[in-house]
RNA sequence: UUCUUAUCCAGAGAGGUGAAGGGACUGGCCCGAUGAAACCUCAGCAACCAUAUUUUGUAUGGUGCUAAUUCCAGCAAAGCAUAGCUUUGGAAGAUAAGAA
Repeated sequence: UUCUUAUCCAGAGAGGUGAAGGGACUGGCCCGAUGAAACCUCAGCAACCAUAUUUUGUAUGGUGCUAAUUCCAGCAAAGCAUAGCUUUGGAAGAUAAGAA
């Protein structure tokens, strides 16, 4: 990097360095000098995998995550008397585990 499977309406932030961007992409809409990204420290959430324990919870380790439903939509179908809205499925993306 690619493929397969599972999940994505829940949950959980302070400090330091840093300086103007960030929310994957596109459109929208937001966040940001009351300090973005990134890095560090500490804390927290969660429970995919492993191990231990043993009764489906706890601990440790490997990850992951801590604005907004994956922030909303993107493609297709159905319905509603229809600038559009709602629902369903998909695509794309993220994470985990396995494989090449």